Notes: The prediction has a mean pLDDT of 89. This is a predicted structure of a 350-nucleotide part of an RNA (small-subunit ribosomal RNA, central domain) from Candidatus Effluviviaceae Genus IV sp. Rfam family: Bacterial small subunit ribosomal RNA. Rfam links the family to the GO terms structural constituent of ribosome and ribosome. The sequence was found in a public genome assembly.

Context: one part of a larger RNA
RNA sequence: CUGGGCGUAAAGGGCGCGUAGGCGGGGUCGUAUGUCGGUCGUGAAAUCCACCGGCUCAACCGGUGAACUGCGGUCGAAACUGCGACUCUUGAGCUUGGUAGAGGAAGACGGAAUUCCUGGUGUAGCGGUGGAAUGCGUAGAUAUCAGGAAGAACACCAGUAGCGAAGGCGGUCUUCUGGGCCAUAGCUGACGCUGAGGCGCGAAAGCCGGGGUAGCGAACAGGAUUAGAUACCCUGGUAGUCCCGGCCAUAAACGAUGGGUACUAGGUGUAGGAGGUACUGACCCCUUCUGUGCCGGAGUUAACGCAUUAAGUACCCCGCCUGGGGAGUACGGUCGCAAGGCUGAAACUC
Repeated sequence: CUGGGCGUAAAGGGCGCGUAGGCGGGGUCGUAUGUCGGUCGUGAAAUCCACCGGCUCAACCGGUGAACUGCGGUCGAAACUGCGACUCUUGAGCUUGGUAGAGGAAGACGGAAUUCCUGGUGUAGCGGUGGAAUGCGUAGAUAUCAGGAAGAACACCAGUAGCGAAGGCGGUCUUCUGGGCCAUAGCUGACGCUGAGGCGCGAAAGCCGGGGUAGCGAACAGGAUUAGAUACCCUGGUAGUCCCGGCCAUAAACGAUGGGUACUAGGUGUAGGAGGUACUGACCCCUUCUGUGCCGGAGUUAACGCAUUAAGUACCCCGCCUGGGGAGUACGGUCGCAAGGCUGAAACUC
């Protein structure tokens, strides 16, 4: 390479936007790039293959044929592909009217709790554990009441609920702003899908500069436990956790399941919308679209399981895998302030 694969065996890129490229709906006409047919030329010899022959056989050698699956010319075919022209509306997009939502950004505000400070009441303990001790407290703690300050997080509502491409998003209000869904069928007329590179986003931790610091809390200190205890438990506690600006680019970034389109039994819950029956109506019931769960058939799977939210049946595009260790290491390159990231071997060994 061929082939086979990627939920759990090796393997889906963390996610999006999009360049090149690949692929692409219905109709008509044309063309003849691919495609198909005829014919002509060429495709050296040797080799290969078939048959015949020569060395006693064979290897070897000779002859004849086939073949050389290719390339070029020419004459045709027009279904499919490509190309050109015209056209269509179902794909895609737009308009209009509704609609739900922790989607994003900024600002303002609120209450509970915690800690600290001040004052009052009050007195000998508090705290902590398996039990203790370190620690705090007669310089008046813990408890309790009043007042004040600060920072961080938003109980209940809360839900196999919702929103977002993913990371992720949860007090309330305001402003700005992205996307979705439903209905209508007015407009454009294939404008589409995917996407190597590229660009952007990207939890936590970490880094740089500035601020902030209530609680928590790596490191660190002490008390315990223990044979030891650089731990688990306890008392403290610095970075950090928070905010602004700039980096980093990783993860069990998981549904361990790339994206798109079409098709293929059902049952049941739930979220958002629309329609219908009915008697004015909430409600109930039925139908339908979109999302999100559970159960389950065909099918599929090594099994587990998946099963209209496919891991079923197909097509298009991208990424990735190819025994274990060595190793996500070394070297080189590139990015980064650094930490390190990305790319990524071999010897050797089983």